[in-house]
């Protein structure tokens, strides 16, 4: 290295931006966890765990003592002895036991708590200490002699309230002090060896100096035990030092005077600037010093696939702290939690003089807080202190208590039990659900209750025996349990005592009903709620978990959303404006050496616990125990040398140099040229010029403009000129000269990796702008005027200043863009173009190389668009930058600037998005093509008048309701006097006016008539009539009354619906299947070239077909034919007529058929489709008209035509009746009628239709009436009879331009008809009256041929009533050049920020409300710097005239040494003064910002957004903004040029 076997471990996403899509991107959810808390609920047990906040303050008790075998004394008990006493008893001594304070010893530095401080050698890890210490313990060696002086206690006196203190006196020691003896101890000297980092360390020998000690108990003793002193070693513990690791902020960039080093000294256990004196001037810092903020660190814990992230509670290790700050003392060890001193704050006591205190020990209290326990038992066990030991102490600990706080285990029963009880819920009323669930039957008894039994944990120490030198071990007998009568076991009874919480719109598992009605409420995100809510509340049901369930908070995950593993930057956020270059990072090729990185082997370490695996113990589990693994790390030793690195020697291809060339708006300076504009002078010349969409301001008779000549001055350089060239970018354009930078080509002579990138840094950097001084022709912010406009602080016009130009100095930003950082390498091609070179070849041309600059495109990449050897492809290196939108490139701070401002650059708050690309639509004051009575052309109207009719409004008791742009308004109404009728007023009825069924009672009922009351409905009375089956009882039909189910409603919702309808629109479109293209929405087909009325057809084509539409099929009309021939038609005869007879050619009628198809000819066209012309034909290119209305749109219309869900109403919102209203009337609008007249009107005469209607009817003739009409009644169920006359036209007469012989409103009178009834409120007639009106403002409608216009006729509804509606025929035009414009529409294309789709979207000021933030005279606070002051306690130093037992001298007195008090000094805490800094809070006022339901002003942006937009800058302006200068395309459209691609 490979292979094999075994084992282990191991990664999910979803919702939300859109009409839809893909991408980017944020937000949110599902998971796990917790020292938790809160809400609802709560049976048992085990094991854990429990102030995360105020290191806030603490009452009370306890938490560290012990030793009498170190010592003196005191008390008590017992004993002995002695004294006193008769005795009780008392006194004394001694002994034993015990207690007490004191002296003394050891301990109190452990154990226990907390996390304040600390960013540090604090911690972790690995090392060092030749620079160190170490009580008790262990091993080994040596010693333990002899003296002395005190002092507590105690006694006594005194002070004090107390705490306590002072004086005098007595006394012991294992207390204290000399002396002796000492070494391998320490120091010095000498000799000598080893090691060494050369500093030193260390061994041996000799000499000198110095320093020890304590005793106690047992024992008759010997001796033993425990001690003591000294030395060496060990174990364990500690001190110090070092490498590496260890949070955030650069809006903290410079820090440092004992500071850095040295010499010497002091100090320490010890090194050291630890301290001091002197000397030097260093030390640290972009690999982040200093400063600020935050934080105990770790083993581990949680999460995660891992890498990582977060965390450090319990347990364990280390550190720090003990009311706050300072200090030392004692000691082996402390600067000491339950010790001391001082200062401060606080609390307490006090006799006011003084004192006392420190729970971050255990419990507990107050307080704070969302929140965290008993003032428990015990030293039985484990461990600790003291003791020879017994033992004492131990809030360490062992247990118990409280809390579902967590983990684990158990139970609340088990089996059977209905086509399935009740209740409840739903229901389409049939039923379904809860549900084997319950009841009921049988069974079991865990846990709990009660009774009984009842542990392990406990065998040591000590005692006895034995072994051993000893530590210690073995054996034996006995003692000891807080937990606890607990665990556990047995028994008794009986399903008996034990289930909740959350959720059910999607994510996400689970649905109905009712209530509510944008209310109440829900909500983690998206979002629900405005009358049918699975989303609110309740219920039933369901889902999930279960003694818990939810919620909130926090951590990790999901989030590849900080990307090391594992992201990006053309347009989504993101390449620095450009270059040079420092540090740094990275680096061509050969060889050699080294071995830092790297790799391999070994060793040490990585504490225990935790984790994983195996095993074991509690009945299981949690938990605990044992073993193994792991702890991915660090260190040391050895090895390897490929790669990186280092060193050395080379190399030439990277890079550079030399030499030879040519190109260029590269830069700077000087000079110079012509054209043009303007101005000035002069000439000619006359009335205008100029300007615009149109104008005006302006200029001009004082002579402009035009034109000619001359002159002045400034700025810019036409043509060449090109997507051409040069430059790093900005940028650079007449010509000449000078100076100068760079690139390229050729050559391959030279250097020999000298390279690339580049944080900081430096330089350059369009326009605008600034400073000083010039200059100033044109242009032109500001400004002025003129226009435009609702306004016009604009766009347009006339002027015009800064500025634009030059010099010098600043500014430093742009859409500074290829929105694409720099360098290198690699990866198919084609076609242009600039420069240089080479080859072939005669210039010309062809081929090739290099560098640059373009287009199209392969692979590949990309979310797509697109990029594509000039990469956005494939890789390497370095730098810059991004991390949701808004707030905001803002604030604050810093820095630069003269200023403007630049650079750096947040947060609060707020949103569920903001975005990119592409798709389908829609839209455009975008484009192309094409239609339509769309415009135009033309004819006639409307808008003016009067009236009719509908509507609005108003009015009213009511004027019922609906319809509202086109597409409501002579619409529903094809017909409101009553009725209709839905409205109003009044009067009635309540199972009802109409319907079905049931029960009870009664009656035949119905129909008809009469009387009375009344407005009628209705009520009362009367008359008349008397059903069927059955023997009867009774039943049935019908009917009255009562009652029950239920009726009824033109009440609401057309936004719950069906059906029907309108509209776009009779427009030519709308789709599907399969295939193909695209990640996808989607596209293709359906686009394109022609053509058509048409998505009609032809051709082409990654499409091929198909469907709904178009067309055709249907009806009608135009021609002909056949058939048929009455009532129709024809001729004739008879006849007054009716009618009769005849005919079937025509008209007509109505059934069938023919006909028209671009079929034929010519031309055009692609030979097609088709078009043009022509022939024929009644008709010609769809012959005319109708019916027929695709997918869909408008929540269009209709709940009042009908139907219908839901809601509402039930002596009324139902129903009946009378009367009224729908008919109102200052007005406004729509639709009509009649007119305004002579192309007319009136009168007279006289023709010619069609289509209809008619028995509840049409009605003739005839008679009456001026007339409406009346009388009359033939005929007709209709090609027969009737309505019925058609009218315009024609002929004739009159009128003669007049408010008329036009016009007929209005009004009066008189009538007719219908009808129960014409007052409100009918139509018509006659007479009379005769209004407005003389052709209609702005505006607007219809119509393209049998059409418009005009004339009359008919019909539906209907008793009557029409100027409306629906039809019919007569007469019968004009015009269309054309598609620019208006409106609507179709297809293609383009832009889009629209998609509720332009009636869209959207910006800013202002006003109001609210929120957070900034500024601000200041005010308050925290921390901190500097300077000075201050100086407690205390160490140290000096002094020490006061005091002084031990030692020295001395007989003594005394003196000395030493010590102490005291004093002084250095240092120094608190405090003080002064002056700064940083941060926080607050602040009249002020500034912008965010958010908010429908406020105001305008319209800036999105379509060419109506002035293309945007960037930078400057000025101006209510506001969006406007304008100047330069820049960008991320501008539409048209034209031109050039280039490219396909065929």
């Nucleotide at each position: 290295a490979g292979u094999u076997u075994c084992a282990a471990a191991c990664g999910a996403g979803a919702g939300u931006u859109u009409g839809a899509u893909c991408c980017u991107g944020g937000c949110u959810c599902a998971g796990a966890g917790c020292g938790a808390a809160c809400g609802c609920u709560g049976g048992c047990g085990g094991c854990g765990u429990g102030c995360c906040u105020a290191a806030c303050a603490c009452a009370u008790g306890c938490a560290a003592g012990u030793c009498g075998u170190a010592c003196g004394g005191g008390g008590a008990g017992c004993g002995u002895c002695g004294g006193g006493g008769c005795a009780a008893c008392u006194c004394g001594a001694c002994g034993c036991u015990u207690c007490c304070a004191g002296u003394g010893g050891c301990g109190c530095a452990c154990g226990g708590g907390u996390g304040c401080g600390u960013a540090a050698c604090a911690c972790g890890u690995g090392g060092g200490u030749a620079a160190c210490c170490u009580g008790c313990c262990c091993u080994c060696g040596a010693g333990u002699g002899g003296g002395g002086g005190a002092u507590a206690a105690c006694c006594u006196g005194c002070c004090g309230a107390a705490a306590g203190g002072c004086g005098g006196g007595c006394u012991a020691a294992u207390a204290c002090c000399g002396c002796a003896u000492a070494a391998c101890a320490u120091c010095c000297c000498g000799g000598u060896g080893a090691c060494u980092u050369c500093g030193g360390u260390u061994g041996c020998c000799g000499g000198g100096a110095u320093c020890a000690a304590a005793g106690c108990u047992c024992g008759c003793a010997a001796g033993a035990g425990c001690g003591c002193u000294u030395g060496a070693g060990g174990a364990g513990g500690g001190g110090c030092c070092c490498g590496c690791g260890c949070c955030c902020g650069a809006u903290u960039a410079g820090c440092u005077a004992g500071u850095u080093g040295g010499u010497g000294a002091g100090g320490u256990a010890a090194c050291g600037g630890c301290u001091c004196a002197c000397c030097a001037a260093g030390g640290c810092g972009a690999a982040g010093a200093u400063c600020g903020g935050u934080a105990g660190c770790c083993g581990g814990u949680c999460u995660g696939a891992g890498a990582g992230g977060a965390u450090g509670g319990c347990c364990g290790g280390c550190c720090a702290c003990a009311c706050u700050g300072g200090g030392a003392c004692u000691g082996a060890g402390a600067c000491a939690c339950g010790g001391c001193c001082c200062a401060g704050a606080c609390u307490c006591c006090u006799a006011c003089g003084g004192g006392a205190g420190g729970c971050a020990g255990c419990a507990g209290u107050g307080g704070g807080g969302a929140a965290u326990c008993u003032u428990g038992c015990g030293c039985a066990a484990u461990g600790g202190g003291c003791g020879a030991a017994a033992g004492c102490c131990u809030g360490a600990c062992g247990c118990a208590g409280c809390g579902a706080c967590g983990c684990c285990g158990c139970g609340u029963g088990g089996a059977g039990g209905a086509u399935g009880a009740a209740g409840c819920c739903c229901u389409u009323c049939g039923g379904g659900g809860u549900g084997u669930a319950a009841a009921c039957u049988c069974c079991u008894u865990u846990c709990g209750a009660c009774c009984c039994g009842g542990a392990c944990g406990a065998a040591a120490c000590g005692c006895c025996c034995g072994a051993g030198c000893a530590a210690u071990c073995g054996g034996g007998a006995a003692c000891u349990g807080a937990c606890g009568g607990u665990a556990c076991g047995g028994g008794u009874a009986g399903a008996a005592g034990a289930a909740g919480c959350c959720c059910c719109g999607g994510c996400u598992a689970a649905c109905u009903a009712c209530g509510u009605g944008c209310c109440a409420g829900c909500a983690g995100c998206c979002g629900c709620g405005g009358u049918a809510a699975a989303a609110c509340g309740u219920a039933g049901g369901g889902g999930g978990c279960c003694a818990g369930c939810g919620u909130u908070g926090c951590u990790c995950g999901g989030a590849a959303u900080u990307a090391c593993u594992g992201g990006g930057c053309g347009u989504a956020a993101a390449g620095g404006g450009u270059c040079c270059g420092u540090a740094g990072g990275c680096g061509g090729u050969g060889c050699a050496g080294c071995a830092a990185g790297u790799c391999c082997g070994g060793a040490g370490u990585g504490a225990a616990a935790u984790c994983c695996u195996g095993g074991g113990g509690c009945u299981c589990a949690a938990c605990c125990c044992c073993a193994g693994g792991g702890c991915u790390g660090c260190u040391c030793c050895g090895g390897a040398a490929a790669c990186u690195g280092c060193u050395g020697c080379g190399c030439u291809c990277g890079a550079g140099u030399g030499c030879g060339g040519g190109a260029g708006a590269g830069g700077c300076g000087a000079g110079u040229g012509g054209a043009a504009u303007u101005c000035c002078c002069g000439g000619u010349g006359u009335a205008g010029c100029g300007g615009u969409g149109a104008a005006a301001u302006g200029c001009g008779u004082a002579g402009a403009g035009a034109u000619c000549g001359g002159g002045a001055g400034g700025a810019a350089c036409a043509c060449c000129g090109g997507a051409g060239g040069c430059g790093a970018a900005g940028g650079c354009g007449g010509c000449u000269c000078g100076c100068u930078g760079g690139a390229c080509c050729g050559u391959u002579a030279c250097u020999g990796a000298c390279g690339c990138u580049g944080a900081g840094g430096g330089a350059c950097g369009a326009a605008a702008g600034c400073g000083u001084g010039g200059g100033g022709a044109g242009c032109a912010a500001a400004c002025a005027g003129g226009a435009u406009u609702a306004g016009a602080u604009a766009c347009c016009c006339u002027g015009g200043u800064a500025g634009u130009c030059c010099a010098c100095g600043c500014c430093c930003u742009a859409a500074a863009c290829g929105a694409u950082c720099a360098g290198g390498a690699c990866u198919u091609g084609g076609c242009g173009u600039g420069u240089c070179c080479c080859g072939c070849g005669c210039g010309c041309g062809c081929g090739g190389g290099a560098c640059g600059u373009g287009c199209c495109g392969a692979a590949g990449c990309u979310a797509a668009c697109g990029c594509g050897u000039u990469a956005a492809g494939u890789c390497c290196u370095g730098c810059g930058c991004c991390u949701g939108g808004g707030g905001a490139g803002u604030a604050c701070g810093g820095u630069c600037g003269c200023a403007a401002g630049g650079c750096u650059g947040a947060a609060a708050c707020u949103c569920a998005a903001a975005g990119g690309a592409a798709u389908u639509g829609a839209c455009g004051g975008g484009g192309g093509c094409c239609c339509g009575c769309a415009c135009a052309a033309g004819c006639g109207g409307u808008g003016g008048a009067a009236c009719a009719u509908g509507u609005g409004g108003u009015u009213c008791a009511a004027u019922u309701c609906g319809a509202c742009g086109c597409a409501a308004c002579g619409c529903g109404a094809a017909g409101a006097a009553c009725c209709u009728u839905a409205c109003c007023u009044g009067g009635g009825c309540u199972u009802g006016a109409a319907c079905u069924g049931c029960g009870c009672c009664g009656g035949a009922c119905c129909a008809u008539c009469c009387c009375g009351a009344g407005a009628a409905a209705u009520c009362g009375g009367g008359a008349c009539u008397u059903c069927c089956c059955g023997c009867a009882a009774g039943g049935g039909a019908c009917u009255g009354g009562c009652g029950c189910a239920g009726a009824g409603g033109u009440g609401c919702u057309g936004c719950a619906u069906g059906g029907c309808u309108g509209u776009c629109g009779u427009c030519a479109g709308c789709u599907c299947g399969u295939g193909c293209c695209g990640u996808g929405a989607g596209g293709u087909g359906u686009u394109g070239g022609g053509u058509u009325a048409a998505g009609u057809c032809c051709c082409g084509c990654a499409a091929c077909g198909a469907g709904c539409g178009c067309a055709a099929c249907c009806c009608u009309u135009a021609u002909c034919c056949u058939u048929a021939g009455u009532u129709g038609c024809c001729a004739c005869c008879c006849g007054c007529a009716a009618g009769g007879g005849g005919g079937a050619a025509c008209u007509c009628u109505a059934a069938g058929g023919a006909g028209a198809c671009u079929g034929c000819u010519c031309c055009g066209g692609a030979u097609a489709a088709c078009g043009g012309a022509g022939a024929g034909g009644a008709a010609g290119g769809u012959g005319g008209g109708g019916a027929u209305g695709a997918c869909g749109u408008c929540a269009a219309g209709u709940c009042a035509g009908c139907a219908u869900g839901g809601c509402c109403u039930u002596u009324a919102u139902g129903u009946c009746c009378a009367g009224g209203g729908c008919u109102a009337c200052a007005c406004a609008c729509g639709u009509g009628u009649u007119a305004c007249a002579a192309u007319g009107c009136g009168c007279g005469c006289u023709a010619c239709a069609g289509a209809g209607g008619g028995u509840c009817g049409c009605a003739a003739a005839c008679c009456c009436g001026c007339g409406a009409g009346g009388g009359g009644g033939a005929g007709c169920u209709a090609a027969u009879c009737c309505c019925a006359a058609a009218a315009a036209a024609g002929c004739g007469c009159g009128c003669u331009c007049a408010g008329u012989u036009c016009g007929g409103a209005u009004u009066g009178c008189a009538g007719u008809c219908u009808g129960c009834a014409a007052c409100u409120c009918g139509a018509c007639u006659g007479c009379a009256u005769g209004a407005a009106g003389c052709c209609g403002g702005a505006a607007u409608c219809g119509c393209u041929a049998g059409u418009a216009a005009u004339g009359g006729c008919g019909c539906a509804u209907c008793a009557g009533a029409u100027c409306g509606g629906c039809g019919c025929c007569g007469u019968g035009a004009a015009u269309a050049c054309g598609u620019u414009c208006c409106c609507g529409g179709g297809c293609c294309u383009u832009g889009u920020a629209c998609a509720c789709a332009c009636c869209g979207c959207c910006c800013g000021u202002c006003a109001c409300a609210u929120c957070a933030c900034g500024a601000a005279a200041g005010c308050g606070g925290a921390c901190u710097g500097u300077a000075c002051u201050a100086g407690a306690a205390g160490u140290c130093g000096c002094c020490g005239c006061g005091c002084u037992a031990a030692c020295u001298c001395g007989c003594a007195a005394g003196a000395g040494a030493g010590g102490c008090a005291g004093g002084c000094g250095c240092c120094c805490a608190a405090g003080g003064u002064a002056u700064g800094g940083u941060c926080c809070g607050u602040g009249a006022u002020u500034g912008g910002g965010g958010u908010g339901a429908a406020g105001u002003c305008g319209u800036a942006a999105c379509a060419a957004g109506g002035u293309a937009g945007c960037c930078g800058u400057a000025g101006g302006a209510g506001a969006a903004c406007c304008u100047g200068c330069g820049g960008c395309u991320g501008g539409a459209u048209c034209a031109c040029c050039u280039c490219c691609u396909u065929u």